[in-house]
Context: one part of a larger RNA
This record gives sequence, structure tokens and C1' cells, in this order.
RNA sequence: CACCGCUAUCGGUAUGCGAUUAAGGCAUGCGAGUCGAGAGGUGCAAGACCUCGGCGGACGGCUGAGUAACACGCGGAUAAUCUGCCCUGGAGUGGGGGACAAUCUCGGGAAACUGAGGAUAAUACCCCAUAGGUGUGGUAUGCUGGAAUGCUUCCACGCUCAAAGCUCCGGCGCUCCAGGAUGAGUCUGCGGCCUAUCAGGCUGUAGUGGGUGUAACGGACCCACUAACCGACGACGGGUAGGGGCGUUGAGAGACGGAGCCCCCAGAUGGAUUCUGAGACACGAAUCCAGGCCCUACGGGGCGCAGCAGCUACGAAAACUGUGCAAUGUGGGAAACCACGACACGGGCAUACCGAGUGCCAAGGCUUUGCUUUGGCUGUUCUUUCGCCUAAAAAGCGAGAGAAGUAAGGGCCGGGUAAGACGGGUGCCAGCCGCCGCGGUAAUACCCGCGGCCCGAGUGGUGCUC
Repeated sequence: CACCGCUAUCGGUAUGCGAUUAAGGCAUGCGAGUCGAGAGGUGCAAGACCUCGGCGGACGGCUGAGUAACACGCGGAUAAUCUGCCCUGGAGUGGGGGACAAUCUCGGGAAACUGAGGAUAAUACCCCAUAGGUGUGGUAUGCUGGAAUGCUUCCACGCUCAAAGCUCCGGCGCUCCAGGAUGAGUCUGCGGCCUAUCAGGCUGUAGUGGGUGUAACGGACCCACUAACCGACGACGGGUAGGGGCGUUGAGAGACGGAGCCCCCAGAUGGAUUCUGAGACACGAAUCCAGGCCCUACGGGGCGCAGCAGCUACGAAAACUGUGCAAUGUGGGAAACCACGACACGGGCAUACCGAGUGCCAAGGCUUUGCUUUGGCUGUUCUUUCGCCUAAAAAGCGAGAGAAGUAAGGGCCGGGUAAGACGGGUGCCAGCCGCCGCGGUAAUACCCGCGGCCCGAGUGGUGCUC
């Protein structure tokens, strides 16, 4: 830490509760929207709906299969890089054009969905201008730095080539350049498993030049050339495994673990590919293959809970198909606000820890380490009234009223080890036992009774670990 036996009154707290076994399969519901202060339309109306458009669906949530690797941790590098929203500074926002949805008309299809024609708006799309960016060559002076391949002035040529409006007139936006912040990519020194009954491994392998590709370096990929490179300081192979902060234990050194909470990584039925985008090769996006399931009018379609509940299988092993966006936070919005199984709450479970109780006092009686009767006290708790608390409750808290009424077990008693040499039963039987060992007729060791000891709403057993 987990399960199991017996037993069980109440409350609080928790970074406890299908991690271990099947990263097996899933019915049903919910889990990502929002903006009318960017537009067009439908509609009697309902600020209702449809569509175009913007931002967000790359976060949050889940899981640990794979991975021995720059995956992670500590420290560096980026003179080889990108970064939406946000902040700072500078400059700008001129002119024009053609479409496509919804809607309308007509079809196809069982469905999923889909075709044709006509019209139209925009912060959707396109063209021109100006600014700008960038490449090559030249030029000139310096700056930063370990090092210019960086930055800076000017000229020529080439390539590319920006913008969008809305308004309640306050603003909110849009474009370009530069800087910052944040986030990310890449490279690198060192560190952290077992195995030599794995000793040689490797052919894009090792390097040079040129190119392709990328945000960017690079055999990442390609062409030509060279023949290297790694390895007992353990290469290569095999096994195991997400890594860390941390957790358990211990005086420590260490050993073991790494489920939960946080950071990083990886995955989303098994694989592969891609679009969009600042960012994905994307759990609730698309396409294809595989396997599985479902619908079908047999033509064709649909699905992916390692999200929250729930079902099934597996197992020794694990909860409700609850409430709410009131709080915290995230997305959108100018805001009001909307959405959120994130989250906050409630329900269940002695899973753990903490707290409280199962009574106390007096007198009498009795079979006197105690039991019982009567009276009194207290109030965990129970019933109840009012208030607070709460999104609403529940619980809790405060002030009252009533009632001792409703509440003790488990293991052990030969030694280790605390507590019987009491009674009965049994007779190497039945049985007990972690270990030593008990039992064959007086058993402190088996099974009962009585008595006692230890802990106590727990107490014991089993497994793992120190």
C1' cells in the first nucleotide's frame, strides 16, 4: 500500500476510491463554444433561427501502451530559429473590381447527403497605388561580441508587394516595421536500470563539396567524391521501464516505490497521410488501409468513453447514468452576458488520519473487584423550534425544548510476548502452529466453559516493501 474475516455510534479532514488485471469492448445522456458593435436573409412574433465571416475548438480533461531516448533532470548554446492574443515605439489606413452561401426555382437519394439554374452583402476574395520587405553587387563609418556570417549610411539592378471597417463619436478595430513579454523548436556537457550465458557493430554507415527541404541547423533527404565511424570508460544485441519534484522506511548511509497533486514527455481502436492555422500531423478534424460493431430500400452509409456518469468483460480488487455555473478559472464578446461533466458542491465506501461517545454522582438493596432500584447531573448523539450559512439543499454553526434513552468488539493467554500450571472433553485422533514446537489418558499449546491480557470503532489474517 492492497485485499479478506469478524465487528461497528457520530462528526471533521484528505493532493483517497477500475493505477496493479484487459492502452479489452461499449447502449444512453452530457463533456466547446461565442460574437448582431463584421454582414446577408427567413420569420406574424419571440433580440428565435439559417448562412457567410472573425476568434476559440493546438487550452482544459484522461491514460501510461510505447520509449533506455537529448524522453527526463541540472547547466549551457541558438552568430541556425518561429511566436496568434498582450505591452512599447514609429509610420499608415488611398482607389477600384468580380464572386459565393443562406434565401428563391427545379431535381437525385431509403438514408447519409448531394446536383443544376437565378439574385445578393461584408472586417470574405481579388487588382492597382504608396510605404515596406527581400536578393545580388558596390560603398562608408562605426557598434555589440570570445568570434561577424549580425546591426548601421547611401547607390544600382532584380524579385515580391500592405490595409477594413464599425460606432452610442467616447472609442473598438485593420496594415507595415522595430523592440519586449510569453510560449515553442533545435543543438549540447553532465546525471540516473539489469544483462558479457550479447564482443564485435555499422553501408546513408563516417566525412567533404554542392543542392533540395524547413521557421531553423543537420545524411533530414538527393548528387558527386573519399573510406571512414563506434566499441571492455561496454559499442551492438537482449530484458525491463514513461522521467522528475517527491513517497515509504531507516539514527544515518542506503533500500524500495514513482497510482493520486505539480512539471515535462508520449498516446487517443492498430497503423499511415494531410489540410487549415501563429501553433496540430490534431481524443470529441479530414482521407486511406486493417480489425471490430451498427443502419440499409443492398445502391450505399455511420461509429470510436486512455473526458464525466454508466454497462460489460477481466479479476482478490475500486463510487451516482446526482446538483450548479453562485465561487475559481478558461473561451468568445466593447459590455451585459453566454458556454464549460474544467471546476465547485452533494451522494456512496471505517480507504487513511484526527476528534467525540457508549455515561457520571448520591442513597438503598443484593449472590459485593460487580450487579440492580430510586433520585439527581451531563449531553457526544437522537427528536424538535428559530436564526445564520448555501446557487438551492445537505452538513455545519448559534440560541432554546425533550429523552440515559440508540451505541463494544476483535485477537491472544507454552516460549519469543503482556496474560491460567483453573474445570470439562479428546487421547500422535481430532486438531494447533510465522519459528521453536504441542497432542500417544492428569494437555498452562487441540475443542469448550470460567478467568485474564493487549488494542479499541476497530481488531486480526494474507500479499508486497523498508
The part of an RNA shown here (small-subunit ribosomal RNA, 5' domain) has 466 nucleotides and comes from an uncultured archaeon. Its mean pLDDT, the model's own confidence on a scale to 100, is 80. It matches the Rfam family "Archaeal small subunit ribosomal RNA".